[in-house]
RNA sequence: GGAAAUAUAACUCAGUUGGUAGAGUGUCAGACUGAAAAUCUGAUGGCCGUUGGUUCGAGUCCAACUAUUUCCA
Numbered sequence: 001g002g003a004a005a006u007a008u009a010a011c012u013c014a015g016u017u018g019g020u021a022g023a024g025u026g027u028c029a030g031a032c033u034g035a036a037a038a039u040c041u042g043a044u045g046g047c048c049g050u051u052g053g054u055u056c057g058a059g060u061c062c063a064a065c066u067a068u069u070u071c072c073a
Base pairs, nucleotide, nucleotide: 001072002071003070004069005068006067007066010025011024012023013022019056026044027043028042029041030040031039049065050064051063052062053061
């Protein structure tokens, strides 16, 4: 210098054909227990890397940029 992949909750990851974003772990509360652990129930928490574009409507499609990783030279 060239190319590709990834970016979504505190962490690990889903999200189908574009139609108001979910799970597990964690944290908090309750139930259970003599008390704890385990288990069960509920709550908590993200405008999806940034900025634009397309569309009635974008996590999803398009472009540029940023960060990380990998490959080629």
About this RNA
The RNA shown here (transfer RNA) has 73 nucleotides and comes from a Flavobacteriaceae bacterium. Its Rfam family is "tRNA". It is annotated as a transfer RNA.